The prediction has a mean pLDDT of 81. Predicted 3D model of an 83-nucleotide RNA (transfer RNA) from a Sporichthyaceae bacterium. Rfam family: tRNA. From the family's description: Transfer RNA (tRNA) molecules are approximately 80 nucleotides in length. By type it is a transfer RNA. Its family is annotated with triplet codon-amino acid adaptor activity in the Gene Ontology. The sequence is in RNAcentral, with records from ENA. The organism belongs to Sporichthyaceae, within Bacteria.
RNA sequence: GCGGGAGUGGCGUAAUCAGGUAGCCGCGUCGGCCUUAGGAGCCGGUGCCUUCGGGCGUGGGGGUUCGAGUCCCCCCUCCCGCA
Numbered sequence: 001g002c003g004g005g006a007g008u009g010g011c012g013u014a015a016u017c018a019g020g021u022a023g024c025c026g027c028g029u030c031g032g033c034c035u036u037a038g039g040a041g042c043c044g045g046u047g048c049c050u051u052c053g054g055g056c057g058u059g060g061g062g063g064u065u066c067g068a069g070u071c072c073c074c075c076c077u078c079c080c081g082c083a
Base pairs, nucleotide, nucleotide: 001082002081003080004079005078006077007076010027011026012025020066028046029045030044031043032042033041047056048055049054059075060074061073062072063071
């Protein structure tokens, strides 16, 4: 230099094929139950802002569309292959 793949909560990951409520599942964590206490187990919560009506948020920017994590273009980072 050329080709291909990946980037989503605190972490790992699903949703991509075939555009339709962003956040499934697990870990972590917070509160509670249980216990003498702890562990294990069980229940519930866990992005940001907010005038509490809602708004924003999938690496960054732009585009297509009624609608984008998903499609298109540029850029950044990482991985693989070729030279």